This is a predicted structure of a 72-nucleotide RNA (transfer RNA) from Chlamydiae bacterium GWA2_50_15. The coordinates come from a structure-prediction model, not an experiment, and the mean pLDDT is 83. The sequence is in RNAcentral, with records from ENA. It matches the Rfam family "tRNA". Rfam classes the family as a transfer RNA.

[in-house]
RNA sequence: CGCGGGGUAGAGCAGUGGUUAGCUCGUUGGGCUCAUAACCCAAAGGUCGUAGGUUCGACUCCUACCCCCGCU
Numbered sequence: 001c002g003c004g005g006g007g008u009a010g011a012g013c014a015g016u017g018g019u020u021a022g023c024u025c026g027u028u029g030g031g032c033u034c035a036u037a038a039c040c041c042a043a044a045g046g047u048c049g050u051a052g053g054u055u056c057g058a059c060u061c062c063u064a065c066c067c068c069c070g071c072u
Base pairs, nucleotide, nucleotide: 002071003070004069005068006067007066010025011024012023013022018056027043028042029041030040031039049065050064051063052062053061
């Protein structure tokens, strides 16, 4: 240099063009308890790697670039 996979909440991951981007764990608050854990309820937390393009509409499709992993 070339090819393939990936980048989405603090962590691990879904989401193959259409309502407000979700799940688990974690965090915070409350409940329960003599107390802690467990359990139950609720909340906060995302400029979906960056910039363009296609489209009425993009996390999703296309192009370039950045980063990570693998192959030659």